Large-subunit ribosomal RNA, domain IV from a Dehalococcoidia bacterium, 351 nucleotides, folded computationally.
Its Rfam family is "Bacterial large subunit ribosomal RNA".
RNAcentral holds the full RNA, with entries from ENA.
Taxonomically the source falls in Dehalococcoidia (Bacteria, Bacillati, Chloroflexota).
Context: one part of a larger RNA
């Protein structure tokens, strides 16, 4: 010097990204206990006091001796000693210290997020992520939908719409606005388009025949084939947002100024409602004001100019809960001012 421990004057977070680590607290009994609350909680809230040993004494519970008694009894009754346990009161006594060692909660306030218990990156992440009960949409009538499988078959399910599958949201409370133009889904069938198929007009090749020739050309065979008929789909017509999604701009205006309830205009499918808001979202930004501090880019309360919140990709709240995140305080401490001493094991030397 390193590791692991112990103690420390005065101060007590000045350390640090951050009280990380350490310290404090601690069992049991008694007293006492706030806001808030879903009335269950919060709560061991917080905050106080007691705690050993000896002796005297009270109460209760269990057991039940001696003795007495019933005509006898190995039976019964009365009886209450002693012992054991629990729980009070008085007195005394020792130590610095009595849950004398060990084991054995530090506490409070404010905010964010997620309701909760639970689960998760085996071996850097336990969380605000996942799940969850609850909500809602949608599919599925049973040989169900959906899934696995060339198939047989199986799961779903020895279930049957109070059932099963899928999507989103995520207890509870109050709520969940506008847009169906685009995309998707559902419904519709008049018209348009339209495949195979049907259909077969007209045409080509071949040649019996006709013709002096050019050429025409039946039947058959063959090649190609127009009109017309023709489903779903698409076009079309409607519906649908807890379907995918979206939710404006410019200009003017009030008797100080400022602002604009008001008006004009352009565009759109419709122009963001309630609530919240410098937020886990705010660039400018350490916004401005207030609180807390001697001093506060963090924190709390407001304001609203929301670069770029917003309503089940849910909005706003919320008791309880959390090895969650941020801020503050009390207690406590070698975290620090600032280091010291001690212990064990290493390091070092010899072998």
């Nucleotide at each position: 010097c390193c590791u692991u421990c112990g103690u420390u004057a005065a101060g007590g977070a000045a350390u640090u990204a951050g009280g990380c680590a350490a310290a404090u607290u601690a069992g049991c009994c008694c007293c006492g206990u706030a806001a808030c609350u879903u009335c269950g909680g919060g709560a061991u809230a917080a905050g106080g006091g007691g705690u050993g040993c000896c002796u005297c004494u009270g109460g209760c519970u269990g057991u039940g001796a001696a003795a007495u008694u019933u005509a006898a009894a190995c039976a019964g009754a009365u009886g209450g000693a002693g012992c054991a346990g629990c729980u009070g009161g008085g007195g005394g006594u020792c130590g610095c210290a009595g849950u004398g060692a060990a084991a054995u909660g530090g506490c409070u306030c404010u905010a964010g997020u997620g309701a909760c218990u639970g689960g998760u990156u085996a071996a850097c992440a336990a969380a605000a992520c996942c799940a969850c009960a609850g909500g809602u949409c949608u599919c599925u009538g049973c040989a169900a939908a959906g899934c696995c499988g060339a198939a047989a078959g199986g799961c779903g399910a020895u279930g049957u719409a109070u059932a099963g599958g899928g999507g989103c949201u995520g207890a509870c409370a109050c709520c969940u606005g506008c847009c169906c133009a685009g995309u998707g889904c559902c419904g519709g069938a008049a018209g348009g388009u339209u495949a195979a198929a049907g259909g077969g007009a007209g045409g080509g090749g071949u040649u019996a025949g006709c013709g002096c020739a050019a050429g025409c050309g039946a039947a058959g065979c063959u090649c190609a084939g127009a009109a017309c008929u023709g489903a779903a789909g698409c076009c079309c017509c409607g519906g649908u947002g807890a379907a995918c999604g979206g939710c404006g701009g410019c200009c003017g205006u009030a008797a100080c100024u400022a602002u604009a309830a008001c008006g004009g205009u352009c565009c759109u499918a419709a122009g963001g409602u309630a609530g919240c808001g410098a937020a886990a979202u705010u660039c400018c930004u350490u916004g401005u004001c207030g609180g807390g501090u001697a001093a506060g880019u963090u924190c709390c309360g407001a304001c609203c100019c929301g670069c770029a919140c917003g309503a089940a990709c849910g909005g706003u709240g919320u008791a309880a809960c959390a090895a969650c995140u941020a801020g503050a305080g009390c207690a406590c401490u070698g975290u620090c001012u600032c280091a010291a001493c001690g212990a064990a094991g290493g390091a070092c030397c010899c072998g």
Model confidence (mean pLDDT): 87 of 100.